[in-house]
C1' cells in the first nucleotide's frame, strides 16, 4: 500500500440464508431453602445490536462509507 475476519445486555456468546416479542449462560438485586453461610430452586432489572446513510411492506441480518480491534500478503 492490498486482503480477510469481527463488533448485539456490565462480562462472555447466539439469534435457522431479511418475517412480526432480540434470547442464553455468568454477575447484581429479590424471594424459597438453611440455625446461619455456601450450594441448590424460581422470579426481576438490564439493549439506540459500534457509528452514519441507503434499499425494503419489513433489517441483528442485504448495500456503501466510516471508527476500532485481529489475520494475511507486500
Nucleotide at each position: 500500500g492490498g486482503g480477510c475476519c469481527c463488533a448485539u445486555a456490565g462480562c462472555u456468546c447466539a439469534a435457522u440464508u431479511g418475517g412480526u416479542u432480540a434470547g442464553a449462560g455468568c454477575c447484581a438485586c429479590c424471594g424459597g431453602c438453611u440455625c446461619a453461610u455456601a450450594a441448590c430452586c424460581g422470579g426481576u432489572u438490564g439493549g439506540u445490536u459500534c457509528c452514519a446513510g441507503g434499499u425494503u411492506c419489513g433489517a441483528g441480518u442485504c448495500c456503501u462509507g466510516g471508527u476500532g480491534g485481529g489475520c494475511c500478503c507486500a
Transfer RNA from Candidatus Adiutrix sp., 74 nucleotides, folded computationally.
Lineage of the source: Bacteria > Thermodesulfobacteriota > Desulfarculia > Candidatus Adiutricaceae > Candidatus Adiutrix.
Rfam family: tRNA. Rfam's curators write: Transfer RNA (tRNA) molecules are approximately 80 nucleotides in length.
The prediction has a mean pLDDT of 80.